Small-subunit ribosomal RNA, 5' domain from an uncultured bacterium, 499 nucleotides, folded computationally. Model confidence (mean pLDDT): 89 of 100. The full RNA is in RNAcentral, with records from ENA and SILVA.

[in-house]
Context: one part of a larger RNA
This record gives sequence, structure tokens and C1' cells, in this order.
RNA sequence: GAUUGAACGCUGGCGGCAUGCCUUACACAUGCAAGUCGAACGGCAGCACGGGAGCAAUCCUGGUGGCGAGUGGCGAACGGGUGAGUAAUACAUCGGAACGUGCCCUGUCGUGGGGGAUAACUAGUCGAAAGAUUAGCUAAUACCGCAUACGACCUGAGGGUGAAAGCGGGGGACCGUAAGGCCUCGCGCGAUAGGAGCGGCCGAUGUCUGAUUAGCUAGUUGGUGGGGUAAAAGCCUACCAAGGCUACAAUCCGUAGCUGGUCUGAGAGGAUGACCAGCCACACUGGGACUGAGACACGGCCCAGACUCCUACGGGAGGCAGCAGUGGGGAAUAUUGGACAAUGGGCGAAAGCCUGAUCCAGCCAUGCCGCGUGAGUGAUGAAGGCCUUAGGGUUGUAAAGCUCUUUCACCGGGGAAGAUAAUGACGGUACCCGGAAAAGAAGCCCCGGCUAACUCCGUGCCAGCAGCCGCGGUAAUACGGAGGGGGCUAGCGUUGUUC
Repeated sequence: GAUUGAACGCUGGCGGCAUGCCUUACACAUGCAAGUCGAACGGCAGCACGGGAGCAAUCCUGGUGGCGAGUGGCGAACGGGUGAGUAAUACAUCGGAACGUGCCCUGUCGUGGGGGAUAACUAGUCGAAAGAUUAGCUAAUACCGCAUACGACCUGAGGGUGAAAGCGGGGGACCGUAAGGCCUCGCGCGAUAGGAGCGGCCGAUGUCUGAUUAGCUAGUUGGUGGGGUAAAAGCCUACCAAGGCUACAAUCCGUAGCUGGUCUGAGAGGAUGACCAGCCACACUGGGACUGAGACACGGCCCAGACUCCUACGGGAGGCAGCAGUGGGGAAUAUUGGACAAUGGGCGAAAGCCUGAUCCAGCCAUGCCGCGUGAGUGAUGAAGGCCUUAGGGUUGUAAAGCUCUUUCACCGGGGAAGAUAAUGACGGUACCCGGAAAAGAAGCCCCGGCUAACUCCGUGCCAGCAGCCGCGGUAAUACGGAGGGGGCUAGCGUUGUUC
């Protein structure tokens, strides 16, 4: 000098764009953050409508719009947070072969015929509750056989195995009492081939410090048989062999998420990894599997533990490292805000619903950038202050005065784009026009040398200053005040960080 997720002191007018718990991966009150589909299903708790009964109050009725709870499907493995762990099961780059893949795209072939249950519901029982349980009834795109098999899989090559589900819109003839059959369109369902995207696995190279860590290793290294996985493999197991790594640093200790990047620097390099993007890991602590295309699953389950809460003492409930917010810690870091209008995501045929993702607003000079606090004129160089050799000098065109202007802020009026037809949280915002009046808007640090800027008074090795050298003991340009001056400026200075 540059830099900063900064903090502190003094000061503080406006706007734009960014950033904002770096510390206790400490504990969390409250609300919200993942639902959706009635065009899969049986139904009808509540609301509205229609119909029926009744003088009325009201009652009955899934008939209709719809729909709580329930069965079922898809989603919940994304999105959001954090950086604890991890020095290599990670990341970066370059390769590889023994794999998987819901939704999506392109093909091929199918979608026939049956069955038995169960929740909801009704009745009852137990329990303080959480909840549990018995009996009975019922549906499906839930579940299970049968049939069929283009292709798929297994094979001893003869053969064998295994599938599906329906729903909605429209409709001429024909059939049917009707529902409907039937035709057609759309969405689905099953098998299989390929694709895209995504993911799992393996290898090579690189990736901090310590040798006051020199030896480490028994599933250890390799083989065979078996098991296991979507898949290669000691991944697991039995047996056999005795290997494998290491001074080119194994093992152990410490520290640490990695990268694109960021800061600095002429570069080489050094430092760093906030925000944004990619990958990884984690979700109170430890362990485990279930479901599923995908998890060993932040707002799922089970077990153990610590902690908190409820309890009728028998037993239960919970997990903010999601968004706000609270306590605590700390030098220190924001609102218990608005909206789904846009972008994107989930579900749905759609209308739409959900979305603390996101878009916005609020707070903070935390940073960067821009603007303003007026402009011109004005010498009897006014008054006052300060200095003085007492003549004067300086503050100083500075002020006053006169003539102007109106950025920003303020008041009044208009008023967007962002939105393809509708739909705008932001927002009566940005912006435009008009109005009034210099009117509302300057501080901080420094002045001995380094280092730009000097005098007086006070103090008297005191009080104090100080980054280094050093100042102060009676004439201090170095302390404190004043006048004057220098620097930067809505900031300035100090402290800390890095180069």
C1' cells in the first nucleotide's frame, strides 16, 4: 500500500447493489417449512343445493356440488441447513468395466378370465392419555391364483419359468327393462429392446504438519470351494499357502470438509475456501434395518443412551445444523414480515392445491458505487477570535449584503415494465410533471522525524504521549487547551486478519 462476513470510539443527509452467528454440531417456548389426487375405491363426519314429511321447530334422503377420516397411487431420497467427522470409503483431473435406473423419449407385443380378504363403518371391551383389542359388514388401479408369452430369464439344448387394471369424455345403427354392451378418443397397466439424464463401482496422478512417531498388518496378502450384491472384489465364510505395506515416510499423533474460485503480488509464489456454483459428509449421541426405482432416510421406523415435557405413577411424548424467533456463549451478526405475481418443484386430465425453495419487503454506513450539504458576486479587507516587534499580521471572499439555482429530502398530481388472454406480493414502488424555500443535511484524525501540516497559553520527569526513534525535571512546534494549518470525507481513526 492493498484486503476484510469484521469489531470498537467519535460522527452521520439520500439512493442503488450486495453482505450479515466466523463463537456453543449449545439448549430450544410458539407459528409455519410436503403434500396432492373423488378422472383408482368403498363411502358421507361437516358445509351448500335439490327432493320428501311436517303448521312450524325440525327430521329423512349421497340425488348433486363437493369432501373430514379411511383404503389405494405418486411425491416425501428433490428442494432447504450445517461443516461435527473425514488426510482418504473424500475432492480435483484423466481413464476403466463387472452394473442399476421411477418419471421422460423412440420402437415391438399384449391388456383374457376368475377368487378370497381387509380398513373405513357398526356393536362392544380395556386405558388418565398415547393408544390397543374382539365380533360383524364392504370396495378398488390393494392382494392372489388361472390362461396366454413377440420378446425376456433358466437350461443337462430335450425343455422349463414368469405378466397385466382399469378410469374418464363423446356417440349413429344394433343388443339390453336398466346399468351397460358395442364403437371411438384420451389417460393408464404388463412384457421387452434402445435412448437421454442420473447414480453405484474400480484404477492412476495430485492434495497440511510432526521422525522428540520406525516399524505396521491374522481377513492381514494371495488361492480354491461356498455365500452375497444391481455389479468387480476378503465384501463374507471354510480350508490351503505365507504373504502384503514401509525411509519415494508405512504406522501413529496433531490439524483440516475438497474444488471452481477469493485476497495479495509485476510475476513466480504466499494466504484462504464467507457469499455464488459443483462434489462429499452429517441431522440430539451411538447402532440397525424396513419400504422403495432410489435412503440405511433432517421435519419416517426400531433399539440403547443423555436431556426436556405430560401423567390418574400403570405409562407416554419430543429432537430448529429448515424460515422467523428465544435463552446462553461472545468484541460481534437482522423480522416470531408479505406473496405464490414471476422462476422452479410435488400432485392432478384439468381447474387448482401445497411450496419460509423462490421473489419481495423490514433492520444494520457491514462493504462497494453514485449524489448532496449550494452557485456567482462581494474589501470600509467589518465585527469577534488568535498572534504581535503594538506599526500590524492572520482567520479572509471567508461572513454579512446583493443576484441566482433547486439535485436529494419535503408537499401536490399522474403513474409503469416485470404478464402471451386472465392473474402483480413488490407498490401508488420506479419514473414523469408541478410547487415552496438556501431553505433540512459535516465530521473524524493528524501537525518533532519517518510524514503533508506552527504558534501562544497551561503544566513542570508531574499529569500525560508513544507505531519506531523517543518527548515531559520552568521559555515543550512531541503532554493538555486555544488559534492557525494538513489529510480524508458520510465517513474518519483504532484494533485484529492476510499478502